Notes: A computed fold for a 597-nucleotide part of an RNA from Lipingzhangella halophila, annotated as large-subunit ribosomal RNA, domain I. The source organism's lineage runs through Bacteria, Bacillati, Actinomycetota, Streptosporangiales and Lipingzhangella. The full RNA is in RNAcentral, with records from ENA and Rfam. Model confidence (mean pLDDT): 81 of 100. Its Rfam family is "Bacterial large subunit ribosomal RNA". Rfam links the family to the GO terms structural constituent of ribosome and ribosome.
[in-house]
Context: one part of a larger RNA
RNA sequence: GGCAUACGGUGGAUGCCUUGGCGCCAGGAGCCGAAGAAGGACGUGGGAGCCUGCGAUAAGCCUCGGGGAGCCGGCAACCAGGCAGAGAUCCGGGGAUUUCCGAAUGGGGAAACCCGGCGGACGUCACGGUCCGUCACCCCUGCCCGAACACAUAGGGCAGCGGGAGGAAACGCGGGAAAGUGAAACAUCUCAGUACCCGCAGGAAGAGAAAGCAACCGCGAUCCCCUGAGUAGUGGUGAGCGAAACGGGGACCAGGCCAAACCGGCCGCGUGGAGAAGCCGGCAGGCGUUGCGUGGCCGGGGUCGCGGGACCGCCCGGCCGGAGCUGCCGCUCCGGCGGGGAGUGACAAACCGUGGAGGUCAGCCGAAGGGCCUGGAACGGCCCGGCAUAGCGGGUAACACCCCCGUAGGCGAAGACCCCACGGCUCCCGGGCGGGAUCCCAAGUAGCACGGGGCCCGGGAAAUCCCGUGUGAAUCCGGGAGGACCGCCUCCCAAGCCUGAACACUCCCUGGCGACCGAUAGCGAACCAGUACCGUGAGGGAAAGGUGAAAAGCACCCCGGUGAGGGGGAUGAAAGAGAGCCUGAAACCGUGUGCCU
Numbered sequence: 001g002g003c004a005u006a007c008g009g010u011g012g013a014u015g016c017c018u019u020g021g022c023g024c025c026a027g028g029a030g031c032c033g034a035a036g037a038a039g040g041a042c043g044u045g046g047g048a049g050c051c052u053g054c055g056a057u058a059a060g061c062c063u064c065g066g067g068g069a070g071c072c073g074g075c076a077a078c079c080a081g082g083c084a085g086a087g088a089u090c091c092g093g094g095g096a097u098u099u100c101c102g103a104a105u106g107g108g109g110a111a112a113c114c115c116g117g118c119g120g121a122c123g124u125c126a127c128g129g130u131c132c133g134u135c136a137c138c139c140c141u142g143c144c145c146g147a148a149c150a151c152a153u154a155g156g157g158c159a160g161c162g163g164g165a166g167g168a169a170a171c172g173c174g175g176g177a178a179a180g181u182g183a184a185a186c187a188u189c190u191c192a193g194u195a196c197c198c199g200c201a202g203g204a205a206g207a208g209a210a211a212g213c214a215a216c217c218g219c220g221a222u223c224c225c226c227u228g229a230g231u232a233g234u235g236g237u238g239a240g241c242g243a244a245a246c247g248g249g250g251a252c253c254a255g256g257c258c259a260a261a262c263c264g265g266c267c268g269c270g271u272g273g274a275g276a277a278g279c280c281g282g283c284a285g286g287c288g289u290u291g292c293g294u295g296g297c298c299g300g301g302g303u304c305g306c307g308g309g310a311c312c313g314c315c316c317g318g319c320c321g322g323a324g325c326u327g328c329c330g331c332u333c334c335g336g337c338g339g340g341g342a343g344u345g346a347c348a349a350a351c352c353g354u355g356g357a358g359g360u361c362a363g364c365c366g367a368a369g370g371g372c373c374u375g376g377a378a379c380g381g382c383c384c385g386g387c388a389u390a391g392c393g394g395g396u397a398a399c400a401c402c403c404c405c406g407u408a409g410g411c412g413a414a415g416a417c418c419c420c421a422c423g424g425c426u427c428c429c430g431g432g433c434g435g436g437a438u439c440c441c442a443a444g445u446a447g448c449a450c451g452g453g454g455c456c457c458g459g460g461a462a463a464u465c466c467c468g469u470g471u472g473a474a475u476c477c478g479g480g481a482g483g484a485c486c487g488c489c490u491c492c493c494a495a496g497c498c499u500g501a502a503c504a505c506u507c508c509c510u511g512g513c514g515a516c517c518g519a520u521a522g523c524g525a526a527c528c529a530g531u532a533c534c535g536u537g538a539g540g541g542a543a544a545g546g547u548g549a550a551a552a553g554c555a556c557c558c559c560g561g562u563g564a565g566g567g568g569g570a571u572g573a574a575a576g577a578g579a580g581c582c583u584g585a586a587a588c589c590g591u592g593u594g595c596c597u
Base pairs, nucleotide, nucleotide: 001596002595003594004593005592006591007590008589009588015582016546017545020517021516022514023513024512025511026510027509028508029506030505031167032166039101040100041099042055043054044053046079047078049075050074051073061095062094063093064092065091066090070083071082072081106115107114108113116135117134118133119132120131121130122129137164138163139162140160141159142158143157144156145155171202172200173199174198175197176196182189186236212219213218224250225249226248227247233241234240255498256497257496262300263299264298265297266296267295268294269293270292271291278287279286280330281329282328283327284326285325305476307441308440309439310438311435312434313433314432315431316430318337319336320335321334322333323332324331339429340428341427342426343425351424352423353422354421355420356419358418359417360416361415363411364410365409369384370383371382372381373380385402386401387391393405394404395403447471448470449469450468451467452466453465457483478493479492480491481490482489533540534539553581556568557567558566559565
C1' cells in the first nucleotide's frame, strides 16, 4: 500500500409523513376608482425585530346580532399591567376614523418630499406659524363677456351634488402586425391575420329581424354545438389551405324604433297691398300682414315587399269639459274621468314601499360502550352490548360508527344584499275596408373605372362583401340578388338605429371531487419568495420541510479555556430521538484484526 472483515465518522439517498400545490365540478360574483382605486411609503404595541392587523380615534372606535369562558394576533417565551356572567376575547351585518405617495388633480418634484393662494379657527405684543375646508385639465349643460367684421362666429369667463381620467387574470370587438418554421433549398405560398403592440367595452362581447338562402319545391333574424366534410373547391395544382347551403339533428327563441311624404306650432329669409289669395265645412256676419314659397327646430303621423305609407272615401267606436272669430248643425283637436294594456331585457325612463314558503353574509341542535389482556400509551386482541336518514373525513400517546370535532337529518338573522310577488310609480290606447289621379319610401349613396383588401376562391370566366382615388343614377312603369354577362323566371327592398336567451372566460368567493404530486416532485415559492442574490436597466431569480405522544428541551457532578466538545446522571417507550435532532443508503475518511506484497 492492497484485499477482506468488524466498528465508527461524514453524507443526506430511500421509506414514511404533509401545513403546500395541480387539475376539475357545482353554485356565486363578474368589477374597483375624484365620496380619491389598484398598489405602496411611513407610522401604530408598556418593553417590539419581522409578519399580520390597523391609521394620528392607528393589533383598534361605535352600534346591531351570534357566542358563552376565558382573553390582551403570529414567530414566541418572559417581565410589568389590565379586561371578563353588568357577557370580555372571538365571529358576522351596518357605521365612524382612515397620515403621506399613487390617475394624483393648488404649483413644483429625483413617488411617499418641497412651496403656495383664498375662506374660517387657533396661537403670538407682533411677525414667522398650526389646524380645517378649498383651488388641476378636458367634455357636457346653462349663463355672461366678446375680435378681425354690422349681425354673427372664433375666443375668453362663471356656475353645476353633470361626466371623464387610473387599475384589473382570462374571455370580446376594433386598429396595426412579424419571423423562426413548412415547402426536405427558395421567391408565390405556409407559419398567420398567429405571436406581439395600440384603442375600447361588457359581464359577457360581437352578430341579429333578409336589397337573405334556395330552385320552379320551398324556407323565414342572429349566435352556438353535431353533421354535411377533409366534401365542393383552392393551390409554385407543391407544401398545404379549406367552405357553404337547401339541408339534417340539437341548444335557445323576439321582435321593435326611426328618416321621408302629409298635418300643426314657433323662428329666420323671400314674396304679396288687393276683389286680397286666408281664417275646419254649409248660411249669414265679422276679422284681417292672417297668406304663399323656402330653411331650421318641436309635436303628430308613419315603417313596408301577398309592396307599404301619405292622401281621399266608407263603416264601427263610452261620459264630461274646453278650443278651432261669432250664431245653428256637423266635423276635428285638446284635457279630465272611466275602461283596457304594458313596463325597466330592446320596444320611454327613474325610483320607492309592502310581503315572502326563497338565497347569501355569523351560528345552533345533533344517536350509541363497557370490562379484561398486551403495551410507555389502546384507537389493538378477547368478551359482552348499543346507535345508524349519522360506518364521509379529521383529531385523540397505536388501527375509534358509539372519546372529541364533525357527518346524516333538522333549525337559525337585529341588519345588509340578491331574487320573487304585489302595490305605488311611469308609459300607451282608435280599428277595419276600399280607391289608385298625385306625393314619399334613407345620395356624393348604388353602380362603373383604376388600385388594394377580404371571402374555400393565390386575378382567375370571378360574382358577392369592404376600403382608397375618380366618375356618378333611379323612387315602384323603381331598385338589388340568384358566381362574368344578357333574356326569362324566382327571391328580396341597400345606402338609419336598438335588441334578451342559447355560445366564451375565471383575478376572486363558497362547497366538493381526484386510478393528480408528495419536498430534485407538486405553483418559481409547503419554510417571512417574486424574498436573498445577480443586473445601470428592462429583467433574471434560488436554496431552504420532519426531536418527541407530551419539552418532560438534560437538575446535579466531572474533564476542559467561566470554551467547543465529551463522560456520568436525570427525563423519556426510545437520547445510537439531544435540538439543522425520524429513517439514515452510497461515494469519501478513519480505527482494530486477518491475509498478501